[in-house]
């Protein structure tokens, strides 16, 4: 120092977490040892017990004693101080700096003074009362108790004549005392300046309140009190109210400014159960003192008493939490005392608590066989690991012995709680001592196993739905250590309240305008002047704590010393640049004047013409209106059209524009009245008269209120007609408030340039409005310059970027408004205005990790624009009906095995009679049907034979014969075991391979350079052109790759060589190889260039045709059942294996792709002609011969340019028949006999002959193919294959139509545009309503707390009066706690209900917004 989280990705702003330090902390796991520190934060809740304040006999009297002493009492001083606590207090409490109307016992210093009487009292003694605390009477006494005189230097009063005040003794030779005074020290009272929380949703507060006179009363000044007079004093610089709060030296963090806190120590306050007095005293209005009330506790004989741990320990209770009911007066300190002393829970120690700092140890050295175990593995190994073991040494705890300092003055003596202490020697034995946390990223550190969106985990992002480095658990491995995590709070990261040090176009933010008060701000020059400012001195800013540098404890913590800092405040003295003030004085700032101009600037009043409406009448005849199409609606009682006359209210066409004017709102027809502002020119005039504006005020579009008045057209509610699933909307017919006027309120907008006013200062160029000047002309226009406004592009700048740019979003100065995640929400609550509607001003709970900007690459869009394509559109010929065939779903079933489902599944995988076969039944086998190893046996055996049992496989039983060989039980084979097999089980969403789609579409894409902060552009866009990203041509590109093209194969034209073959030969078809040709090469048109169009020549012309070839990718696409393969499952009643039989072929029905067909362009007969690709040995198969025929006997040639298939190829082409019809079309279905393949045709082949002869007369909404040798029709072969074609792959025959063209429909490409999508429109996303949960608000109330006010009552007790018995008296009065009526503020609990927020994987209903989101 920063880091993670918003995106597909990118800058940006914003928020939220996190990594550091910190604690009087608590909690979880753990837990050897010492030191120094530290420990009731919460109920200022309530206390049992003991201690915490006495002392003095040298002030006295008494008591009891042998006595030394003890004890009681009167006095004297102490008890106002040590100790504790933060409850009230927002205050002169308390910091810091000044004042002085003032007091001071004890203590220093000085001066005087101490003289003479008196009266009484407690204890004690006797009575008596009372439970008890505690009284009362009577009688005796004494003092440094009390009290009277004198005497007064000082003090005090004072009419300057005077008046008034004082004491105390003890002892026995020197002291302590007393009394009065001046005076220090040093304490403390009392007044101010100045800092001292949060709120304005507290804006007015004050009656003793401000002030004055007199009195009173105080130590003391003072409305401190009272009386009388005056009316003032406070506040926006926050009066008054409310909330919380002890204040400071410090302490915590922080680079500082800062923010946060006020334990332990040290000041300063205050408080002593609550409330209130007072009294003694120097001192209290007094923690262990006194009255009085209250609540509470406790004794009680019921009559009355007693108490106050917030002293030290303790104890309850209540909380997450906080010790021992030790020791001691030895030290330092206090109080009495002359003094020994005495008393001191102050304080000195010790104990508990890892609460915290600090130090220490838990072992050190060497050890490899890299032991066991344990984990992990790719099975080879790796890791724990020198770690242990072993060996060697050393010694904190433990015994033991020794042994301080801290102890002083007075000089000897005495005194040590801690303490068997620290601290130093000996001896024992590795013996007595290690754990948390973590381990995806932030963040060092990873593997196995379980688990299976479950269990959990989490600080934040986020992990878990069968391969989890994120859960558990376990090994390693990191980290920190006697500690480590966790939770709570502060401070930092947060520049995230920005003073240092942010902002406000569009992210959160400029007030709707101006106008102006306060406030701040302020031109130029001189001059004085100094409260700001800038400097020097003092003085002060307590110790402690900081910081440095030294020192002491073995070291550190800890402590002591000295020296810095203490930033502040006060005083004194200088300086005079800026600021301030004061005077003078200037014109550049502002204003005022005179001249001239331009405009929808504002008020009134009037006129005006087009439109529309309505009446009236005239003409006239069936429609008119409306809309996507329609209809409500108007018309035959005469509309609409069309014309006169009148009437009515609103609104001003063209001129017009990027125009002008206003402070914004906002303002347009002309004319005339009344008015406000602004520019230019000139330079007269004042003389700084400015700016800026909180509060305040003014205006302020629409809507909307309130009065009264108009309403023509328009038009909310409403009503009607349409659309629609619905349509309370979009269209459509009417239509009320409203719009208008006058008057008063509302005061609010996307009131926008989303851009606050003022001033300076920084490049242009261009279009315009308005003024002024010069050239120049008779004049004017043009032309140049120059102000003021209104627009455009654009340098420098600047911005997150869009995009601003002299009209700023630049560079500066001055004032103001305002912002600080998003939701809650501009909402509650309160206050103000409002006739109301609502404005203003404005939160919190809760909840969420994003919410945002602004660019960027997709992808969509009922957005463009361009362009292809059998897409459409022109043709042609199909399907969709019918039969059939075949494939799928769906039903059946024991089983119909399984997989593929728009396009991209469906005559697909795949020619299922057994096999195949994965399914079902039954029957069987279990190391296995097929593989490999190890061991062990076997010269067996496998295998045949025979007999039985079975549907078969298969079990049972018996039989015969029996291998090689180096000779080694070596091959082999078989059994047995034991490791393993097997699995068309699951998962194509873990995989490989492979195959489909877009797509033969023309695209994808690099390297290097530019640009960009960056995702990313460019390149590849743009023009022209191609089938093509194919070529030019231009361009910050310049090249390249993968696709395209060509290269391969076929077919068409030829040349040449070779060959079988044909043939008798020559020669030829044909076959292979090499080659030639075609390249927009010529010619004309267009073109910059590519090309492009037309023509020739040619066997073919512009890619000749076809074909193989299929960029980056897309679709979690499809296949674990072709095959390969991770993982999970099954494995003797099997998810293996064999066998037999069925089944995959099953049929109400849906769908898909096909065959034949409906007929005459045609069916049959009969006759005739022309082919190619190909295959062929378990094979083709001639001639020949039987059969109606399928076919059969036969077997010639052929491993194939030879033979055979093969033959008449068919269609065609001649000839005849048929005569339009359910037929001489059609051929499905049955029936019977047959052939052929094969262990076997029953389920379930094919075929043949013969009989039967169904449905179908060209097919609905709809779709489907095809641009040329194509389609459309005809036949032929060929894989597979024992048979089995209408399928699937291929061949040849005949051989057409049509394309004007690119508006539509599908796809595609390429620019552009919008976007809230990015799982990408099958996207995204609101709101009602239904469950649930949660917090606030509102509520009729009901309970409670707090501060007041108004009265009653009136304790104790001070003052005051009065009395008279002169008392320790009584009454009365003023005040006056506590208490109580009484209406109200104000906070808070609670609540029936009602609304309205946020949340909560798969509820209902729409579809509002985002694309032109379908009506912006």
């Nucleotide at each position: 120092a920063g880091a993670g989280u918003u995106u597909g990705a990118u800058c940006c702003u914003a928020g939220c977490u996190c990594a550091g330090g910190g604690u009087g902390a608590a909690c979880g796991c753990u837990g050897g040892c010492g030191g120094c520190g530290u420990g009731g934060a919460u109920g200022a809740g309530g206390c049992a017990u003991g201690c915490a304040a006495g002392u003095c006999g040298a002030a006295u009297g008494g008591g009891u004693u042998u006595a030394g002493a003890c004890c009681c009492a009167u006095g004297g001083c102490a008890g106002a101080c040590g100790a504790g606590g933060u409850a009230g207090g927002a205050a002169c409490a308390u910091g810091u700096g000044g004042g002085u109307a003032c007091a001071u016992a004890c203590c220093g210093a000085g001066a005087a003074g101490u003289c003479g009487g008196g009266g009484a009292u407690a204890a004690c003694c006797u009575g008596u009362c009372g439970a008890a605390a505690g009284g009362c009477a009577g009688a005796a006494u004494a003092a440094u108790a009390c009290u009277c005189g004198a005497u007064a230097g000082u003090c005090c009063c004072u009419u300057c004549g005077g008046g008034g005040u004082a004491a105390a003794g003890a002892u026995u030779u020197a002291u302590c005392g007393c009394u009065u005074c001046u005076u220090g020290a040093a304490u403390g009272g009392c007044c101010c300046g100045c800092a001292u929380u949060c709120u304005a949703u507290c804006a007015g507060c004050u009656u003793g309140a401000u002030g004055g006179u007199a009195a009173g009363g105080u130590a003391a000044c003072g409305g401190c009190u009272u009386a009388c007079c005056a009316u003032g004093g406070c506040u926006a610089c926050g009066a008054c109210g409310g909330a919380u709060a002890g204040g400071g030296g410090a302490g915590g963090u922080g680079a500082g400014a800062g923010c946060c806190u006020g334990a332990c120590c040290c000041c300063c306050a205050c408080c002593g159960a609550u409330g209130g007095a007072a009294c003694u005293g120097a001192g209290a209005c007094a923690c262990g003192g006194u009255c009085c009330a209250u609540a509470c506790u406790c004794c009680u004989a019921c009559g009355g008493g007693a108490g106050g741990c917030c002293g030290c320990a303790g104890u309850c209770g209540a909380g997450a939490a906080u010790c021992u009911u030790c020791c001691g007066c030895a030290a330092u300190g206090g109080a009495c005392g002359a003094a020994a002393g005495u008393c001191u829970g102050a304080c000195g120690g010790a104990g508990c608590g890892a609460c915290g700092c600090c130090g220490c140890g838990u072992g050190g050295u060497g050890g490899a066989u890299g032991a066991a175990g344990c984990c992990c593995u790719u099975a080879g190994g790796g890791g724990c690991g020198u770690a242990a073991a072993c060996a060697c040494c050393u010694u904190u705890a433990u015994g033991g012995a020794g042994g301080a300092g801290g102890a002083a003055u007075u000089u000897u003596a005495u005194u040590g709680a801690c303490g068997u202490u620290a601290c130093u020697c000996c001896a024992u034995g590795a013996a007595u001592a290690a754990g948390g946390g973590g381990c995806u990223c932030c963040c060092a550190a990873u593997u196995c196993u379980g688990u299976g969106c479950c269990a959990g985990c989490a600080g934040g992002a986020g992990c878990g739905g069968u391969a989890a480095u994120a859960c558990a658990g376990a090994a390693g491995c990191c980290u920190c250590a006697a500690g480590c995590g966790u939770u709570a709070c502060c401070c930092g990261g947060a520049u995230u309240c920005a003073c240092u040090g942010g902002g406000c176009g569009u992210a959160a933010a400029g007030g709707g305008u101006g106008c102006g008060u306060a406030g701040g701000c302020g031109g130029u020059u001189a001059u004085a002047u100094u409260a700001g400012u800038c400097u020097u001195g003092u003085g002060u800013u307590a110790a402690a704590a900081c910081u440095u540098c030294a020192g002491g404890c073995u070291c550190a913590a800890c402590c002591u010393g000295a020296a810095g800092a203490u930033c502040g405040c006060a005083u004194a003295g200088g300086a005079a640049a800026c600021g301030g003030u004061a005077u003078a004085a200037c014109u550049a700032g502002a204003a005022u004047g005179a001249g001239u101009c331009a405009g929808a600037g504002g008020u009134g009043u009037a006129c005006g013409g087009a439109a529309c409406u309505c009446a009236a009448g005239g003409u006239g005849u069936a429609g008119g209106g409306g809309u996507g199409a329609a209809a409500u609606c108007c018309g035959u009682u005469g509309a609409u059209a069309u014309c006169u006359u009148g009437g009515g209210g609103a609104a001003c066409a063209c001129c017009a524009a990027a125009u002008g004017c206003g402070a914004a709102g906002g303002c347009a027809g002309u004319a005339c009245a009344c008015u406000g502002g602004g520019a230019c020119u000139u330079c007269a005039u004042u003389g700084a008269c400015g700016c800026u504006g909180a509060g305040g005020c003014u205006c302020g579009a629409a809507a909307g209120c309130g009065u009264g008045g108009g309403u023509a057209g328009c038009g909310a509610a409403c009503g009607g007609g349409a659309u629609u699933a619905g349509a309370u909307a979009c269209c459509c017919c009417g239509g009320u408030a409203g719009u208008c006027c006058a008057c008063g309120c509302c005061c609010u907008a996307a009131a926008c340039g989303c851009u606050g006013u003022c001033u300076g200062c920084u490049a242009g160029c261009u279009a315009u409005g308005g003024g002024g000047a010069g050239u120049a002309u008779c004049g004017a226009c043009c032309c140049u310059c120059u102000c003021c406004g209104u627009g455009g592009c654009g340098u420098a700048g600047g911005u997150a970027a869009c995009c601003c740019g002299u009209u700023a979003a630049g560079c500066a100065g001055a004032c103001c408004g305002c912002c600080u995640g998003g939701g809650u929400a501009g909402u509650a609550c309160g206050a103000g205005c409002g006739c109301g509607a609502g404005c203003u001003u404005a939160a919190a709970a809760c909840u969420c990790a994003a919410a945002g900007g602004a660019a960027u690459a997709g992808a969509c869009g009922g957005g463009g624009g361009c362009u292809c394509g059998c897409a459409c559109a022109a043709g042609c010929g199909g399907u969709g009906g019918a039969g059939c065939g075949c494939g799928u779903g769906g039903c059946u079933u024991a089983a119909u095995u399984c997989g593929u489902c728009g396009c991209u599944a469906a005559g697909c995988g795949a020619u299922a009679a057994c096999c195949u076969u994965a399914c079902c039944a039954a029957g069987g086998c279990u190391a296995g049907a097929a593989a490999c190893c190890a061991u062990a046996c076997u010269g067996c055996a496998c295998g045949c034979c025979u007999a039985g049992g079975g549907a078969a496989a298969c079990c049972u039983a018996g039989g015969a014969a029996g291998u090689c060989u180096u000779c080694g039980a070596g091959a082999g084979u078989g059994u047995a075991u034991g490791g393993c097999a097997g699995g068309u089980g699951a998962u194509g969403c873990a995989u490989g391979g492979c195959c489909g789609u877009c797509g033969u579409c023309a695209g994808u894409u690099c390297g290097u350079g530019g640009c960009u902060u960056g995702a990313g552009c460019u390149g590849u866009u743009c023009c022209c052109u191609u089938a093509a990203g194919u070529g030019g041509g231009g361009a910050a590109a310049c090249g390249a790759a993968c696709g395209c093209a060509a290269c391969c194969c076929u077919c068409g034209u030829u040349g040449c060589c070779u060959g079988u073959u044909a043939u008798a030969a020559g020669u030829g078809u044909c076959a292979g190889g090499c080659g030639a040709g075609a390249c927009u090469g010529c010619u004309c048109c267009c073109u910059c260039a590519c090309g492009g169009g037309a023509g020739a020549g040619g066997a073919a012309g512009g890619u000749g045709a076809g074909g193989a070839u299929g960029a980056c990718g897309c679709c979690a696409g499809g296949u674990c059942a072709g095959c390969a393969u991770g993982u999970c499952c099954c494995u003797u009643g099997a998810u293996g294996c064999c066998u037999u039989g069925g089944g995959c072929u099953g049929c109400a029905c849906a769908c898909a792709c096909g065959c034949u067909a409906c007929a005459a362009u045609g069916g049959g007969u009969a006759g005739u002609a022309c082919a190619a690709c190909g295959a062929g040995a378990u094979g083709c198969a001639a001639u020949a011969c039987a059969g109606u025929a399928a076919u059969g006997u036969g077997g010639a040639g052929c491993a194939a340019a030879u033979c055979u298939u093969u033959a008449u190829a068919a269609a065609g082409c001649u000839a005849u028949c048929c005569c339009c019809a359910g037929u001489u079309c059609g051929g499905a279905u049955u029936g019977u006999g047959g052939u052929c393949u094969g262990c076997a045709a029953c389920u379930c082949g094919a075929c043949c002959a013969c009989a039967u002869g169904a449905a179908g007369u060209c097919g609905g909404a709809a779709u489907c193919g095809c641009u040329a040798g194509u389609a459309a029709u005809c036949g032929c072969g060929g894989a597979a294959c024992a048979g089995c074609a209408u399928g699937c792959c291929g061949c040849g025959g005949u051989g057409a139509a049509u394309a004007c063209g690119u508006u539509c429909c599908c796809g595609a490409g390429c620019c552009u545009u919008g976007u809230a999508c990015u799982c990408a429109c099958c996207g995204c996303c609101c709101g009602u309503c239904a469950a649930g949960u949660c917090a606030g608000g509102g509520g009729a109330g009901u309970c409670g707390g707090g501060a007041g006010u108004a009265c009653c009552c009136g304790a104790a007790g001070u003052c005051c009066g009065u009395g008279u018995u002169u008392a320790u008296c009584a009454c009365g009065g003023c005040c006056g706690a506590c208490g109580g009526u009484a209406a109200g503020c104000u906070c808070g609990a609670u609540a029936a209900c009602a609304a309205g927020g946020a949340c909560u994987a798969a509820g209902u209903c729409g579809u509002a917004a985002c694309a032109a989101g379908g009506c912006a």
Predicted 3D model of a 1416-nucleotide RNA (small-subunit ribosomal RNA) from a metagenome.